[in-house]
RNA sequence: CUCGCUCUCGCGGGAGAGAUCGGGUGCCUUUCGGGGCGACCCGGAGCCGAAGGCGCAACCGCCCCGGAAACGCUCAGGCAAACGGACCGCGAGGACAUU
Numbered sequence: 001c002u003c004g005c006u007c008u009c010g011c012g013g014g015a016g017a018g019a020u021c022g023g024g025u026g027c028c029u030u031u032c033g034g035g036g037c038g039a040c041c042c043g044g045a046g047c048c049g050a051a052g053g054c055g056c057a058a059c060c061g062c063c064c065c066g067g068a069a070a071c072g073c074u075c076a077g078g079c080a081a082a083c084g085g086a087c088c089g090c091g092a093g094g095a096c097a098u099u
Stems, first nucleotide, its partner, number of pairs: 004096001006094008020044006026037004046079003052075001053073003059067003
């Protein structure tokens, strides 16, 4: 100095599932019967799986032992938009090791 692995930051891309039902508050409207709301709170079933978490295991190493998923669970999270989002690409910075 370069490549590789890994971490952080920035930018871009980024799926799935109900704008669900009931009640209360608030706002708008009203012929005062009621209607609407993408806001807040509470409760109920339905559904999703790509923050996180947990489980099995292909696999990794000679054994013990350890690690381990985009698979599974759905505790958390999510089901208009927004936010978030595993993962991918680019750029910058750092650490480790090798040449």

Glycine riboswitch aptamer from Brevundimonas goettingensis, 99 nucleotides, folded computationally. Lineage of the source: Bacteria > Pseudomonadati > Caulobacterales > Caulobacteraceae > Brevundimonas. Its Rfam family is "Glycine riboswitch aptamer". Rfam describes the family as follows. This family represents the bacterial glycine riboswitch. Model confidence (mean pLDDT): 76 of 100.